Predicted 3D model of a 1404-nucleotide RNA (small-subunit ribosomal RNA) from a metagenome. The sequence is in RNAcentral, with records from SILVA. Its mean pLDDT, the model's own confidence on a scale to 100, is 85.
RNA sequence: AGAGUUUGAUCCUGGCUCAGAACGAACGCUGGCGGCGUGCCUAACACAUGCAAGUCGUACGAGAAACCCCCAGCUUGCUGGGGAGAGUAAAGUGGCGCACGGGUGAGUAACGCGUGGGUAAUCUACCCCAGGGUCCGGAAUAACUCAUCGAAAGGUGGGCUAAUACCGGAUAAGCCUACGAUUCGUCGAGGAUCGUGGGAAAAGGUGGCCUCUACAUGUAAGCUACCGCCUCGGGACGAGCCCGCGUCCCAUUAGCUUGAUGGUAGGGUAAUGGCCUACCAUAUUGGCUACGAUGGGUAGCUGGUCUGAGAGGAUGAUCAGCCACACUGGGACUGGAACACGGCCCAGACUCCUACGGGAGGCAGCAGUGGGGAAUAUUGCGCAAUGGGCGAAAGCCUGACGCAGCAACGCCGCGUGGGUGAAGAAGGGUUUCGGCUCGUAAAGCCCUGUCAGGUGGGAAGAAGUGGUCUCUGGUUAAUACCCAAAGGCCUUGACGGUACCACCAGAGGAAGCACCGGCUAACUCCGUGCCAGCAGCCGCGGUAAUACGGAGGGUGCAAGCGUUGUUCGGAUUUACUGGGCGUAAAGCGCGUGUAGGCGGUUCGGCCGGUCCCUGGUGAAAGCCCUGGGCUUAACCCAGGAAGUGCCCGGGAUACUACCGAACUUGAGUCCUGGAGAGGGGAGUGGAAUUCCCGGUGUAGAGGUGAAAUUCGUAGAUAUCGGGAGGAACACCAGUGGCGAAGGCGACUCCCUGGACAGAGACUGACGCUGAGACGCGAAAGCGUGGGGAGCAAACAGGAUUAGAUACCCUGGUAGUCCACGCCGUAAACGGUGCUCACUAGGUGUAGCGGGUAUUGACCCCUGCUGUGCCGAAGCUAACGCAUUAAGUGAGCCGCCUGGGGAGUACGGCCGCAAGGCUAAAACUCAAAGGAAUUGACGGGGGCCCGCACAAGCGGUGGAGCAUGUGGCUUAAUUCGACGCAACGCGAAGAACCUUACCUGGGUUAGACAACACCGGACAACCUUGGAAACUUGGCCUUCCCUUCGGGGACCGGUGGCUUCAGGUGCUGCAUGGCUGUCGUCAGCUCGUGUCGUGAGAUGUUGGGUUAAGUCCCGCAACGAGCGCAACCCCUGUCCUUAGUUGCCAUCGGUUCGGCCGGGCACUCUAGGGAUACUGCCCCGGUGAACGGGGAGGAAGGUGGGGAUGACGUCAAGUCCUCAUGGCCCUUAUGCCCAGGGCUACACACGUGCUACAAUGGCAGGUACAAAGGGUCGCUAAGCCGCAAGGUGGAGCAAAUCCCAAAAAGCCUGUCUCAGUUCGGAUUGGAGUCUGCAACUCGACUCCAUGAAGGUGGAAUCGCUAGUAAUCCCGGAUCAGCAUGCCGGGGUGAAUACGUUCCCGGGCC
Repeated sequence: AGAGUUUGAUCCUGGCUCAGAACGAACGCUGGCGGCGUGCCUAACACAUGCAAGUCGUACGAGAAACCCCCAGCUUGCUGGGGAGAGUAAAGUGGCGCACGGGUGAGUAACGCGUGGGUAAUCUACCCCAGGGUCCGGAAUAACUCAUCGAAAGGUGGGCUAAUACCGGAUAAGCCUACGAUUCGUCGAGGAUCGUGGGAAAAGGUGGCCUCUACAUGUAAGCUACCGCCUCGGGACGAGCCCGCGUCCCAUUAGCUUGAUGGUAGGGUAAUGGCCUACCAUAUUGGCUACGAUGGGUAGCUGGUCUGAGAGGAUGAUCAGCCACACUGGGACUGGAACACGGCCCAGACUCCUACGGGAGGCAGCAGUGGGGAAUAUUGCGCAAUGGGCGAAAGCCUGACGCAGCAACGCCGCGUGGGUGAAGAAGGGUUUCGGCUCGUAAAGCCCUGUCAGGUGGGAAGAAGUGGUCUCUGGUUAAUACCCAAAGGCCUUGACGGUACCACCAGAGGAAGCACCGGCUAACUCCGUGCCAGCAGCCGCGGUAAUACGGAGGGUGCAAGCGUUGUUCGGAUUUACUGGGCGUAAAGCGCGUGUAGGCGGUUCGGCCGGUCCCUGGUGAAAGCCCUGGGCUUAACCCAGGAAGUGCCCGGGAUACUACCGAACUUGAGUCCUGGAGAGGGGAGUGGAAUUCCCGGUGUAGAGGUGAAAUUCGUAGAUAUCGGGAGGAACACCAGUGGCGAAGGCGACUCCCUGGACAGAGACUGACGCUGAGACGCGAAAGCGUGGGGAGCAAACAGGAUUAGAUACCCUGGUAGUCCACGCCGUAAACGGUGCUCACUAGGUGUAGCGGGUAUUGACCCCUGCUGUGCCGAAGCUAACGCAUUAAGUGAGCCGCCUGGGGAGUACGGCCGCAAGGCUAAAACUCAAAGGAAUUGACGGGGGCCCGCACAAGCGGUGGAGCAUGUGGCUUAAUUCGACGCAACGCGAAGAACCUUACCUGGGUUAGACAACACCGGACAACCUUGGAAACUUGGCCUUCCCUUCGGGGACCGGUGGCUUCAGGUGCUGCAUGGCUGUCGUCAGCUCGUGUCGUGAGAUGUUGGGUUAAGUCCCGCAACGAGCGCAACCCCUGUCCUUAGUUGCCAUCGGUUCGGCCGGGCACUCUAGGGAUACUGCCCCGGUGAACGGGGAGGAAGGUGGGGAUGACGUCAAGUCCUCAUGGCCCUUAUGCCCAGGGCUACACACGUGCUACAAUGGCAGGUACAAAGGGUCGCUAAGCCGCAAGGUGGAGCAAAUCCCAAAAAGCCUGUCUCAGUUCGGAUUGGAGUCUGCAACUCGACUCCAUGAAGGUGGAAUCGCUAGUAAUCCCGGAUCAGCAUGCCGGGGUGAAUACGUUCCCGGGCC
């Protein structure tokens, strides 16, 4: 110090969440020791029991008993007496204390508390200092005793008695009081001093002594010491009262108040005061109140504590100060002090006792109990210390206190061992099987000895007090007593045999908890499979989860660790320090103006604010610093500092406030002038709509995308004339004008507001803003009364539509208009409050001026005011704003604080109502948002392509069949592919095989690989059983090398502890590879630079052009890469090389066939080369790219075709081609075999074939290809068969031979529009071929049969030229099987105006 989370990404706004610290805590898991602290936060709930306040015999009277001893009596265990117990116990009178100490925080928002003052308005027992005194009397009463009432608690009556109890009198320095005087005084009550008059006191006790007096031993008076008592003054301590300032939330609490405000008199108090009472004043105002009264809620306040950089926020346990309370409420008594925690009285609730009459009680003292609660301790020890009460003292009392006990509740300290130790043990985990890791960790070896344990020793805390001895001093007549000081000895410890020390033994007894996806430090395996679960936020889990659960490992802390709760922090997220409001939440719709806040220039005064200095205070503790004490620390002690505050005194006077005087620049007034839909009232005008009357006129009009409802033959619409009525004011008209805003638009008149310009004069700060308040305030709406042409919510009808409570149409009522009165809202917006000042410009426009010039006007220069645009700096998250600021400053007001709930509920105020103003919470979400970026999308726009449409040709969709798919069926109908981009697709060949499916029969180291052992060639042949797999028997027997032992190859058998094979089993969403698709579309990117806070942009956009990001030009871009094009192949032209198997022009031969000789010109073959580049000309274009036309040329603008597929998209397809992670099966999900199935069939779809016929069918004749294939092959001629085919075997490993006939075409004939001589399905029969085998389930042939079908609805496909269409040929696969697929050639069209529309694509 920040981080996570809104988005595809970005910046901003903004909330939520986390990391920190803290705690009187609680809960979970765990737990060795010690020190110091802390421990009912809840029920101020109720309390059993014990203890917590007594003490004094030196104030007073009275005064036992038991036990023991002695004596007497005698019925020898009883009675009486005495002593001792003992002047003791208990009780009483009296004094002091009980108002302290201890507890709690209910109440209290208050002079309660804090702080600083005041008391001239006061008190203070005990204590200290000082003065004076302590005289003389009296009458009672408790105890006790007698009687008596009551269950008890307790009481009543009679009688006796004492005092430091009570009462009277005396005395009075001083005190109190009345009056007078002087003086002081914030001048008022009053204070001080003096004088006069009056008034009020007391108590003795104990010890000692005999100097004086009396009796005369000694005692009393007396004296003396000490303790008391009275009075007065002072002090100290403590308290009362008063005042300034500070002290929580709600205004959805705005008015409160009758002792209320004041006065006079009196009462009361220690004392002021309406504190109380009477009277008076005030009620047309006494007090309080927006600087928040009153009311409501909450709360003890503070020093401090926690947090924070601080300011601040939160808090008020322990300790300390103050206050309040003591079962609840009220009251007084006593007293110095109480309205009294362990006192009294009354009332109430509760509990207990009771003889029912009546009584008793108050733990918020210490323990303890119940209860409540998440939760908080012992019915301990001791007065040894400290402190307190009483006492002369000893001493007694003290749950204050000191200690101990319980609790990891907190803080602090210590330990659970240290060193060495690699075979990196065993074991666990993991693994790519090599290893890695736990891990020097363990073991082993060498040590140490804290804590705990044992044994022994053993404190400090203790000073006093008392006794005794010594000595000194004081008092006194005194060497006595007494008091005081010093010294010696004795005496006092709860904690506690504790702290501490020594010794003994021995690594022995002592580690857990949370976390490990990001934030946040720490990763793997297994299990699970959106299940179980986790989670503070984001979020994990749907079969490979570092996020669930376990494990191994790791990280963090450690006798603790986590969780929960709470506070502050982070949060500048309430912003004083330190925020905002154009669009994120946020400017009131606008003005006038009250309080308030703020305020121009100069001089003087004053010194409240402000600043400086000094003093007082700011308790202690705490925090901080320094030092010290416990072994350290926590803790404790001492000193210092600090305490930002308040008060007092003094000083300064710039600023500010205030007072006084002045000024003119802020503001205002007067004069002149023009501009304007500014406002109000009255009147006037024309155009148009509608309606009415009349004329002309006839069948429609109207309306719409198209229609209909509607109007019209009863005469509409149209047109002409006349009239009525209401509303609004075309053109002018302009980001023109006016107004505060809403708003204002024909013309004239009347009344009236404001702004502006010009020039002077005047007033003299009169100003700005503005909480409340008051006024204005579009439209709609409301009330009353008018008015009503047009328009038009509602409503009705017609359309549209799946529907159409809409959009469109026909009607139509409120309303719109006027008057008066309400309402008070709006995207009332510039989404921008008002005022003032300052800060570059440029250019329009409106109003009024000035200057120059001119005869004049315009132009030109310039000032002010208003209104626009563009832009600098600056600002802004960006967009943008920018002298009309959203810039820079000043003043004042309003408003905001995550989204939803909600501008809602409740309350209040307003309103006739509608509703308005003010304005929450529960609950819920992890966002909601702003601006900008990129891409995609749009029944958005622009530009441009494509058989995309259009223009054409031929199809599909209808029929039959073929084939694929869905579905259904089945034991199985194996699986995959599903819009384009699955469906004649994987499959370029399912009868067996294939084959993955089903049924059945078998098999288990396996059909295949590695290893070990044994045997042997294998194979072939014969044979038993069997459907086969398999099996029985027989026959037969080896290849290579050799060192002759054997080894190797191959085959068979056996083995399974180990290690394995195999799987077309799953996951194409774990993958590689390959492929499809957009798309042969023209795009996709990078480096550097530049711009931007950034995502990104630029480049690649723009102007042209192209098939093309093709090229040119321009340009903050300059270059580059992958694509495009070209390079490659085929084809088209030519040249050249070569000439067999090809060819034949010339020559010869010929069986007339390039057949032969010959030749290589031509064709052709297949090598090499040439050609085309907008090169040339014209035109257009920017002397560009390029386009149009032309020449030449076989070919012309990419000549045609192919191969070639950018970055990427579709979790596209494929685990069944192959490869491969993970998972699954292992006498089976593997392997072998037979048979079946993949060929099923009510249906549906896709792709095809053949047709429906005459541009045809059939028959006959006849012509011309290319590209291929061929030895397990193609197969010729010939012969046989109607044919499939058979036979035959020449030739050919092929430019030679064969397949092989090309077909359409052409010629001739026939058929004549018919379900046909079209069409061939289907079926019957007979065959051929392949094959182990054609039943399920092949192809072909012949004969016979002769179905549907007569051009195919909606819809839909292909094709732009050698293309479509049409016709044949070949090949792969293959034993056989082709309408499919892949190739080949033959014949060979039509059309394209064009880009509006459909589809797809590219750029902006």